Molecule: transfer RNA
Organism: Nitzschia alba
RNA sequence: ACGGGUAUAAUUUAAUGGUAGAAUCAUAGUUUUCCAAACUAUUUAUGUGAGUUCAAUUCUCACUACCCGUU
Numbered sequence: 001a002c003g004g005g006u007a008u009a010a011u012u013u014a015a016u017g018g019u020a021g022a023a024u025c026a027u028a029g030u031u032u033u034c035c036a037a038a039c040u041a042u043u044u045a046u047g048u049g050a051g052u053u054c055a056a057u058u059c060u061c062a063c064u065a066c067c068c069g070u071u
Base pairs, nucleotide, nucleotide: 001070002069003068004067005066006065007064010024011023012022013021018054026042027041028040029039030038047063048062049061050060051059
């Protein structure tokens, strides 16, 4: 320099254009003499910017970060 891939919650991970879901973690409560375990409830998300569309995590373009390859 060129090419390819990935980006969703604190972490892991779904969602093939139609209200963003789950698990773990955290917080609160129930239970327990206490702790642990169990149960219930709650909070935290689509990398950034444009475009297409009635509607974008999803399609297109650029940028950013990381990873891989060639030279």